[in-house]
RNA sequence: GUGCCCGUAGCUCAGCUGAAUAGAGCGCCGCCCUCCGAAGGCGGAGGUCGGGGGUUUGAAUCCCCCCGGGCAUA
Numbered sequence: 001g002u003g004c005c006c007g008u009a010g011c012u013c014a015g016c017u018g019a020a021u022a023g024a025g026c027g028c029c030g031c032c033c034u035c036c037g038a039a040g041g042c043g044g045a046g047g048u049c050g051g052g053g054g055u056u057u058g059a060a061u062c063c064c065c066c067c068g069g070g071c072a073u074a
Base pairs, nucleotide, nucleotide: 001073002072003071004070005069006068007067010026011025012024013023019057028044029043030042031041032040050066051065052064053063054062
């Protein structure tokens, strides 16, 4: 350089066959429980879906460019 894969919450990821509110587990915060804590129960906060542009009534999802990471290849 070329090809392929990945980038979504603090972390690990699902969703990628375009559709109505963007989710799960862990973590964090509050309450309950307890002598106190852990465990358990209930609730909550947290996201420009890597960035920009395009297609579309509608994009995390499709197309193009760029950025970052990984693998393969000379």